The prediction has a mean pLDDT of 87. The RNA shown here (c-di-GMP-I riboswitch aptamer) has 81 nucleotides and comes from a Thermoanaerobaculia bacterium.
């Protein structure tokens, strides 16, 4: 220190559902709210999935969504065995 992650300790984070506002949508954001989470912190970079105010109407493109879907960068708490 790298690897891995404990019935540790301190702190974090916050899934569905409601409410409220933003979006044509998907979705977002702020409250509630706890399903999980060691990267559920940051990136749409490959793959994946959703969506159409869009082109084409077979293939596909296009613009966007999600990082709480799996890779992949990049940074990061604490350490028992």
């Nucleotide at each position: 220190a790298c690897u891995c992650g404990a019935c540790a300790a301190a702190g974090g984070c916050a899934g569905a559902g409601c409410c409220g506002c933003c979006g044509a949508a998907a979705g977002g954001c702020g409250g509630u709210g706890a399903c999980g989470c060691a990267a559920a912190g940051c990136c749409a970079c490959g793959g994946g999935u959703c969506c159409g105010u869009g082109a084409a109407u077979c293939c596909u493109c296009c613009a966007g969504a999600c990082c709480g879907c799996c890779g992949g960068g990049c940074u990061g708490c604490c350490g028992a065995c």
The organism belongs to Thermoanaerobaculia, within Bacteria.